[in-house]
RNA sequence: GGCGCGCGGCCGCCGAGUCCGCGUUCCGCGGAGCCGGGGACCCACUUUUUCGGGGUGAAUCGCUGCGCAGGCCCCCAGAUGCGCUCGUAGGGCACUUCCUGCCCGAACCCGUCAGCUAACCCGGUAGGCGGCAUGGAAGCAAGGA
Numbered sequence: 001g002g003c004g005c006g007c008g009g010c011c012g013c014c015g016a017g018u019c020c021g022c023g024u025u026c027c028g029c030g031g032a033g034c035c036g037g038g039g040a041c042c043c044a045c046u047u048u049u050u051c052g053g054g055g056u057g058a059a060u061c062g063c064u065g066c067g068c069a070g071g072c073c074c075c076c077a078g079a080u081g082c083g084c085u086c087g088u089a090g091g092g093c094a095c096u097u098c099c100u101g102c103c104c105g106a107a108c109c110c111g112u113c114a115g116c117u118a119a120c121c122c123g124g125u126a127g128g129c130g131g132c133a134u135g136g137a138a139g140c141a142a143g144g145a
Base pairs, nucleotide, nucleotide: 010131011130012129013128014127018032019031020030021029022028023027033125034124035123036122037121038120043115052113053110054109055108056107061087062086065084066083067082068081069080090104091103092102093101095139096138097137098136099135
């Protein structure tokens, strides 16, 4: 001097997931803000029936191809499910928009049940990452002199 790892502070990203107060301060309780669900008339739908249905979320929908699964044996065909690959509705990347570049396109929950929905009722306030943020243009904002 370089690389990697760990801790703390600060600055940020996805996301509703932030802030304040009290207490017996291991954690608990309450509040504000934000978020979600249930729930009338009217309206909408009469497409509900295990072919169950529904919710949070951007995370849906496909076929091209390949592989796997099925009470016993073989063959054919079809449907279904899973995985991989390729796309896609949609979503994200340090103010916004356009262009460009990169990335995501999951997971979980309710439990036979829920359209919208005023009053009203119920619940959540996590988790995971990054360290000049892809670049250009326009707009706008803040700060300084």
Model confidence (mean pLDDT): 77 of 100. A computed fold for a 145-nucleotide RNA from Microbispora amethystogenes, annotated as c-di-AMP riboswitch aptamer (ydaO/yuaA leader). The sequence was found by an Rfam model in a public genome assembly. Taxonomically the source falls in Microbispora (Bacteria, Actinomycetota, Actinomycetes, Streptosporangiaceae). Its Rfam family is "c-di-AMP riboswitch aptamer (ydaO/yuaA leader)". From the family's description: This family represents a conserved RNA structure found upstream of the ydaO and yuaA genes in Bacillus subtilis and related genes in other bacteria. Its family is annotated with cyclic-di-AMP binding and regulation of gene expression in the Gene Ontology.